[in-house]
Molecule: Bacterial small signal recognition particle RNA
Organism: Erysipelotrichaceae bacterium
RNA sequence: AAAUGCUACUACAAUAAUAUCUACUGAAUCAGGUCAGAUCGGGAACGAAGCAGCCUUAAGGUGGCUCUAUUAUGUGUAGUAGUUUUUUAUUGCA
Numbered sequence: 001a002a003a004u005g006c007u008a009c010u011a012c013a014a015u016a017a018u019a020u021c022u023a024c025u026g027a028a029u030c031a032g033g034u035c036a037g038a039u040c041g042g043g044a045a046c047g048a049a050g051c052a053g054c055c056u057u058a059a060g061g062u063g064g065c066u067c068u069a070u071u072a073u074g075u076g077u078a079g080u081a082g083u084u085u086u087u088u089a090u091u092g093c094a
Base pairs, nucleotide, nucleotide: 001088002087003086005083006082007081008080009079010078011077012076013075014073015072016071017070018069019068021064022063023062024061025060031056032055033054034053039048040047041046
């Protein structure tokens, strides 16, 4: 001086989790719409409130990970720094 071992930091990647996103599901009663039957008002026409059912969904749940974000690391690579690791070469001394 170079390479290398070890440590630290940084960057990227990998892995895991969560969130976003997406599909499905999802309200006896305290979401909405439509409201059979029945009820109420009316001389009547008609109107009103509205149960069940159906539909659309909220909170939530189940799955998917394509993309993205966040967090974590006794994983990998590289760079920088440190070190009484080791190897090689050169120089000096004995």